[in-house]
RNA sequence: ACCUCAUCCAGAGGGGCAGAGGGAUACGGCCCGUUGAAGCCCCGGCAACCUGUUCGGUGAAUCUCGUUCGCGAGGCCACCCGGACGUGGUGCCAACUCCGACCUGUUAACCAGGGCAGAUGAGAA
Numbered sequence: 001a002c003c004u005c006a007u008c009c010a011g012a013g014g015g016g017c018a019g020a021g022g023g024a025u026a027c028g029g030c031c032c033g034u035u036g037a038a039g040c041c042c043c044g045g046c047a048a049c050c051u052g053u054u055c056g057g058u059g060a061a062u063c064u065c066g067u068u069c070g071c072g073a074g075g076c077c078a079c080c081c082g083g084a085c086g087u088g089g090u091g092c093c094a095a096c097u098c099c100g101a102c103c104u105g106u107u108a109a110c111c112a113g114g115g116c117a118g119a120u121g122a123g124a125a
Stems, first nucleotide, its partner, number of pairs: 003123006013043005021032003027100003044093003049089002052085006059077001062075005097117001102114004
């Protein structure tokens, strides 16, 4: 790389170097950019996928006590569910993944839904 699963209308920018492109890809649009693009570095932030801490819920097993032997109360706590925090691993910080293309909703437009492709994370190999 391929494969599986989840998410993708929320959120979050300053500085330095650099110097003309950039918005994944090819096409059509529409945007961003010399009031400084890509890229690299520093600092800051967002978020909550994984990890960690903690609170609550649920509940099998198990333990204790009680029992009218049906069960009840309490303890412990794996998994699961939800909340809080934000240490660590990633990711991200213009525009819905910027929009469209292919399919469906009768046709064109609009709009909506889906698909393809893509991105990110976790897993698998």
Molecule: SAM riboswitch aptamer (S box leader)
Organism: uncultured bacterium